[in-house]
Molecule: transfer RNA
Organism: uncultured Clostridia bacterium
Formats: sequence, structure tokens, C1' cells
RNA sequence: GGGGAUGUAGUUCAGCUGGAAGAAUGUUUGACUGGCAGUCAAAAGGUCGUGGGUUCGAGUCCCAUCAUCUCCA
Repeated sequence: GGGGAUGUAGUUCAGCUGGAAGAAUGUUUGACUGGCAGUCAAAAGGUCGUGGGUUCGAGUCCCAUCAUCUCCA
């Protein structure tokens, strides 16, 4: 220098054919318990790596770019 993969909640990851955000775990609060642990219930937590474009509508499609991993030279 060229090709490929990945990037979504604190963490690990889903998200189908474009219709607008989910799980597990963790955190907080409450109940049960003498207390811890545990169980149950509820809540908070997301500019979907970044910037543009297409579209009535984008996590999803297109372009550029950044980071990490990987292959070739």
C1' cells in the first nucleotide's frame, strides 16, 4: 500500500425482508430474612464508532472516514 471481518446499554451479545431498541449479566430501589447471601418485583442506563447520502421512514441500503483484529505484498 491492497483485500476481508468486527464496532448496538457498564460488560457479553441478539436485532430476520427498511417500519424506529432487546436479552443475559451488572447497577439502584423495594419485599421476604435477625443480618449476609439468595429469591421475587420494579427502575435507571443507548446521539446503534463518526460524518454524509438514498427513502415518507435507516441499527439495517450506498459513500467516505476512524479504531481493533486478520490475510496478501